RNA sequence: GGGAGUAUAGCUCAGUGGUAGAGCAUUCGACUGCAGAUCGAGAGGUCCCCGGUUCAUUCCCAGGUGUCCCCU
Repeated sequence: GGGAGUAUAGCUCAGUGGUAGAGCAUUCGACUGCAGAUCGAGAGGUCCCCGGUUCAUUCCCAGGUGUCCCCU
């Protein structure tokens, strides 16, 4: 320099145009002599940025940035 992925909760990841979810972590409660395990409930989100398409975009398109892989 060329090409192909990827970016969503603290972490790991789902989510194929119509109200953003799970596991782990975290908070509170139950249980326990205390804790762990278990059970119940809650909190936690500018869906990387910017523009476009659309009645409507996390999702489609263009550009940018980060990250990762391949080629040279």